A computed fold for a 350-nucleotide RNA from Gammaproteobacteria bacterium TMED92, annotated as Bacterial RNase P class A. The source organism's lineage runs through Bacteria, Pseudomonadati, Pseudomonadota and Gammaproteobacteria. The coordinates come from a structure-prediction model, not an experiment, and the mean pLDDT is 76.

[in-house]
RNA sequence: AGAGUCAGCUGGGCAAUCGCCGGUCGUUCGCGGCGGGAGGAAAGUCCGGGCUCCACAGGGCAGGGUGCCAGGUAACGCCUGGGGGGCGAGAGCCUACGGACAGUGCAGCAGAGAGUAGACCGCCGAUGUGGUGAACGCCUAUCGGUAAGGGUGAAACGGUGCGGUAAGAGCGCACCGCACACGUGGUAACACGGUGUGGCAAGGUAAACCCCACCUGGAGCAAGGCCAAAUAGAGAUCCGUUGAUACGGCCCGUAUUGGAUCCGGGUAGGCCGCUUGAGGCUGUUGGUGACGACAGCCCUAGAUGAAUGAUUGUCCACGACAGAACCCGGCUUAUAGGCUGACACUCACU
Repeated sequence: AGAGUCAGCUGGGCAAUCGCCGGUCGUUCGCGGCGGGAGGAAAGUCCGGGCUCCACAGGGCAGGGUGCCAGGUAACGCCUGGGGGGCGAGAGCCUACGGACAGUGCAGCAGAGAGUAGACCGCCGAUGUGGUGAACGCCUAUCGGUAAGGGUGAAACGGUGCGGUAAGAGCGCACCGCACACGUGGUAACACGGUGUGGCAAGGUAAACCCCACCUGGAGCAAGGCCAAAUAGAGAUCCGUUGAUACGGCCCGUAUUGGAUCCGGGUAGGCCGCUUGAGGCUGUUGGUGACGACAGCCCUAGAUGAAUGAUUGUCCACGACAGAACCCGGCUUAUAGGCUGACACUCACU
């Protein structure tokens, strides 16, 4: 210098004027002063939790989820570290990675055969007809042996060599590979160019049913609570028997109806929930790390038709994706441009 990998930061700056939301102080209640006002994803609503209401003796089934090991955490399907496997020359990246001797199912083409498999060609032996030849033979037919060789396929009962054999074969042996047991290292997953045994594994698929282990109530801030005009009340007390209606000729009486106060109820509306929290920053410290402990400092949007904007000046590289609505931890997705650090490869020069 080129071409890469990983981790992190930033996301137009400055000034003036006029507005909008909420806080606080003062007030002559008109208003005035002071300070605050979107994000790294506020997004998707995919996981986990706080909070709230409902349900709930205990145990089991069903349903759903997770799935190598250890750790972190309030918790997780997240994160960290490690192991196995795969990709890359490397930095590094990806990985649902338990079980296919419990059972069931599924699979195109090619091929002789696709499962305790399979003789199409080839190789070997026997027999025999025929042909050819002087003859050994060769061609051909039938029966049998053979998994070494060829051929098909993603995959065909481990590989190389020697012995062995009619030809062959873990049939025997050596080395490699494999399985199991023990040993060693490691908390564990697992590893081992440690020892021994066994001629040897015999298909794939479980984000197919299934089996095993572990986890798992439901709904969500329009949750939920408080105040409370209105309306419903066969709720209580008091007032009135001067009213009305029915019975009646009239009076008394009885029944229904009335008024006031309270209770209850909860609509409109208002308030709380609402932002001080598994909170942030700095320092020390434990840990490889995720993360934890201690000390000091800080308060940083809270609306409910819902604010965060507009105009002007100026500078530059001319500004991406996008905007809170109960809160928090993650994941995923979108993102113009700029900056920083570490590492690896190639080339050149010293």